[in-house]
């Protein structure tokens, strides 16, 4: 970088640096911003995707590992190894901390209409694969 899958109306801010635009790109809307935004750094926090630990259930008990049995080997037994669910924030790996991913853009349905609902596209994050 590409692909696949899952999630995206919940949650969580202070300080320092810095000095003009920012909210991914384009367009429209709306909003934030010299009462200092966006960004960077430090600390703090949120969440729970992966990992860890604990518990429960199921499956497998072929191989492998540990223990027991046996003088040894073999055999046999128990547990782990597998899957699912739940709990836990763990000196683990990421992510995030204005506004639903700020809203809309394409398609479908409803409504006289303002608009409402569903899906898609794009994007973000995680895990896996190439």
């Nucleotide at each position: 970088a590409u692909c696949u899958u899952a999630u995206c109306c919940a949650g969580a801010g202070u300080g320092g640096c810095g000095g003009a635009g920012g909210g991914c790109g384009c367009a429209g809307g709306c909003c934030c911003u010299u009462u200092g935004a966006u960004g960077c750094c430090a600390c703090a926090g949120c969440a729970a995707c992966c990992g860890g630990u604990c518990g429960a259930a199921a499956a497998c008990u072929c191989c492998c590992c540990a223990g027991a049995u046996u003088u040894c080997a073999a055999u046999u037994c128990u547990g782990g190894c597998u899957u699912u669910c739940g709990a836990u924030g763990c000196u683990g790996g990421u992510g995030c901390u204005a506004a639903u991913u700020c809203c809309u853009g394409c398609c479908c349905g409803g409504g006289c209409g303002a608009c409402c609902g569903g899906g898609g596209a794009a994007g973000a994050u995680a895990a896996g694969a190439u």

This is a predicted structure of a 130-nucleotide RNA (SAM riboswitch aptamer (S box leader)) from Telmatocola sphagniphila. It matches the Rfam family "SAM riboswitch aptamer (S box leader)". Rfam links the family to the GO term regulation of gene expression. The prediction has a mean pLDDT of 82.